This is a predicted structure of a 77-nucleotide RNA (transfer RNA) from a Pseudomonadota bacterium. Its Rfam family is "tRNA". Its family is annotated with triplet codon-amino acid adaptor activity in the Gene Ontology. Rfam classes the family as a transfer RNA. The coordinates come from a structure-prediction model, not an experiment, and the mean pLDDT is 80. The RNAcentral record of the sequence draws on ENA.
[in-house]
RNA sequence: GGGCCUGUAGCUCAGUUGGUUAGAGCGGCGGACUCAUAAUCCGUUGGUCCCAGGUUCGAUCCCUGGCGGGCCCACCA
Numbered sequence: 001g002g003g004c005c006u007g008u009a010g011c012u013c014a015g016u017u018g019g020u021u022a023g024a025g026c027g028g029c030g031g032a033c034u035c036a037u038a039a040u041c042c043g044u045u046g047g048u049c050c051c052a053g054g055u056u057c058g059a060u061c062c063c064u065g066g067c068g069g070g071c072c073c074a075c076c077a
Stems, first nucleotide, its partner, number of pairs: 001073007010026004019057001027045006050066005
């Protein structure tokens, strides 16, 4: 330098071939239980869907560019 994949909650990940309120598990907080802790149960807490444009009545989803991460190839030494 070229190609491919990827970015969604504090973490690990779903999600919709564009549609009205974006989800799960773990975690955090409060409570129940217990002599106490853990486990378990109940309630609660969670987001600029990486950034900027474009298309569209409407974008987390499609297109373009940028940034971050991963893999492969090439080049240099």